[in-house]
Molecule: transfer RNA
Organism: Endomicrobium sp.
RNA sequence: GGGUAGUUAGCUCAGUGGGAGAGUACUCGCCUCACACGCGAGUGGUCGCAGGUUCGAGCCCUGCACUACCCA
Numbered sequence: 001g002g003g004u005a006g007u008u009a010g011c012u013c014a015g016u017g018g019g020a021g022a023g024u025a026c027u028c029g030c031c032u033c034a035c036a037c038g039c040g041a042g043u044g045g046u047c048g049c050a051g052g053u054u055c056g057a058g059c060c061c062u063g064c065a066c067u068a069c070c071c072a
Stems, first nucleotide, its partner, number of pairs: 001071007010024004018055001026042005048064005
């Protein structure tokens, strides 16, 4: 330098155009003498950045950044 994959909640990850989610973690409640387990509820997001397409973009297109791998 060229190519492939990836970037979404603190962490691990779903989400192939219209509701942003799960598990876990955290907080509160129930339970217990108390803790843990269990059960219930809740908090937490500029969806890597910038542009474009579209009535509408996490999702499609372009550029850039970062991570991993492959080729040279």